[in-house]
RNA sequence: ACUCUGGUAGCUUAGUUGGUAGAGCGUCGGUCUUAUGCACCGAAGGUCGCGGGUUCGAGCCC
Numbered sequence: 001a002c003u004c005u006g007g008u009a010g011c012u013u014a015g016u017u018g019g020u021a022g023a024g025c026g027u028c029g030g031u032c033u034u035a036u037g038c039a040c041c042g043a044a045g046g047u048c049g050c051g052g053g054u055u056c057g058a059g060c061c062c
Stems, first nucleotide, its partner, number of pairs: 010025004019056001027043005052062002
């Protein structure tokens, strides 16, 4: 210098013809237990690395 791959929740990641962003683990709360853990239920947590463009509409195209 050139080529290829990737950047999405705290961590690991899905998102496949462009159409309102999901999962597992973890965290918090509840049930259970003498207590912890396990199990079950629920919740929080994402300006999708940053900036711009195309489009009615972008995690996805440039």
This is a predicted structure of a 62-nucleotide RNA (transfer RNA) from Kipferlia bialata. Model confidence (mean pLDDT): 81 of 100. Rfam family: tRNA. Its family is annotated with triplet codon-amino acid adaptor activity in the Gene Ontology. Rfam classes the family as a transfer RNA. From the family's description: Transfer RNA (tRNA) molecules are approximately 80 nucleotides in length. The RNAcentral record of the sequence draws on Rfam.